[in-house]
Molecule: Bacterial RNase P class A
Organism: Fulvivirga lutea
RNA sequence: AAAGUAAGUCGUCUUGCCGUGUCCCGGUUAUACCGGGAUAAGGAAAGUCCGGGCAACAUAGAGCAUCGUGCUUCCUAACAGGAAGGUGCUGAGCAAUCAGCAACAGAAUGUGCCACAGAAAACAAACUACCCUGACUUGUCAGGGAAAAGGUGAAAAGGUGAGGUAAGAGCUCACCGGCUAGGUAGUGAUAUCUGGUGCUAGGUAAACCUCACGAGUUGAAAGACCAAAUAAGCUGGUAUUUGAGGGCUGCUCGUCCAAAUCAGUGGGUAGGUCGUUUGAUCCUGAUGGUGACGUCAGGGCUAGAUAAAUGGCAAGAAUCCACCUUUUGGUGGAUACAGAACCCGGCUUAUAGACUUACAUUUUUU
Numbered sequence: 001a002a003a004g005u006a007a008g009u010c011g012u013c014u015u016g017c018c019g020u021g022u023c024c025c026g027g028u029u030a031u032a033c034c035g036g037g038a039u040a041a042g043g044a045a046a047g048u049c050c051g052g053g054c055a056a057c058a059u060a061g062a063g064c065a066u067c068g069u070g071c072u073u074c075c076u077a078a079c080a081g082g083a084a085g086g087u088g089c090u091g092a093g094c095a096a097u098c099a100g101c102a103a104c105a106g107a108a109u110g111u112g113c114c115a116c117a118g119a120a121a122a123c124a125a126a127c128u129a130c131c132c133u134g135a136c137u138u139g140u141c142a143g144g145g146a147a148a149a150g151g152u153g154a155a156a157a158g159g160u161g162a163g164g165u166a167a168g169a170g171c172u173c174a175c176c177g178g179c180u181a182g183g184u185a186g187u188g189a190u191a192u193c194u195g196g197u198g199c200u201a202g203g204u205a206a207a208c209c210u211c212a213c214g215a216g217u218u219g220a221a222a223g224a225c226c227a228a229a230u231a232a233g234c235u236g237g238u239a240u241u242u243g244a245g246g247g248c249u250g251c252u253c254g255u256c257c258a259a260a261u262c263a264g265u266g267g268g269u270a271g272g273u274c275g276u277u278u279g280a281u282c283c284u285g286a287u288g289g290u291g292a293c294g295u296c297a298g299g300g301c302u303a304g305a306u307a308a309a310u311g312g313c314a315a316g317a318a319u320c321c322a323c324c325u326u327u328u329g330g331u332g333g334a335u336a337c338a339g340a341a342c343c344c345g346g347c348u349u350a351u352a353g354a355c356u357u358a359c360a361u362u363u364u365u366u
Stems, first nucleotide, its partner, number of pairs: 001362002004359007012317007020040008042337001046348002049346005054219004061253004066215005071085005086104001087102006105210002110208002112204003127150002130145007158176006177199001178197008223274004233265006245257004281300008318335007
């Protein structure tokens, strides 16, 4: 210097003219209208995946079902989120180390599944070879031993080496590994050290299942209030405090409302206000912490529409691309994804271009 990976920040600016929404002030008694001021769509507003705030049920529960999470500690209102670690695996590297991934509780709880290949896929085994005995047609058969050699496979009765054996085997020994009793370090997951013990029934739970912890439902068209109008009018069933019916809740118990209720038919109204933006909020400084983040002090208020506003035109600048040019430069084109609707914290997805940091690779110079 080039291109790459990962993470993060920004993601157009200025002037003039005209216009729109909300709030405040003034001109007017007020409306209309006029003038002035402040302010006005994001990093994802998207998806509706997760967690909450808030509201109602409601005075609030228990069990079952259903669903979610799953190494440790910490942060947070909470989370399937975040930070820092542990263990295992993968890649680069001689190594130290660096980076990445994990749907990381349990398989001697039970039930399932493991195609094909292979003798055999877990209460698992003898295909090729090996050893012993016998018979004989001298390389065949029968019986016994063994799982150490080889084969199949993703996976085949712990691994390496030595001894031993008819041939072999934890059969014996040594070192690893497993199980187990303790010590040390650590909040902990774990790591490490000492001792004992021949000790082994694979994998799969993003299969059913078991264990631990957790989860009420609905959702701003949630809900609350005001006004207006009308016919609970007609038909049928059930019931009247011994609780019909309805709500919480998918079911049961329980509990609450209740004298009316269920089905059909028919009539009137559908206008307005609140919810609605002062917040688990933003900025600056100090301080504690490896960090996520916390504490203290000071300062700020930045959409609130309801058919839905937050814009249009003109000029210039900035950035990028292409071409031309001796250079300053010139010409032309482009400027992404996208648009609040109760609010907040995360996750995921889309994104022209610019900048910052870290890492490894290639090339060049010193």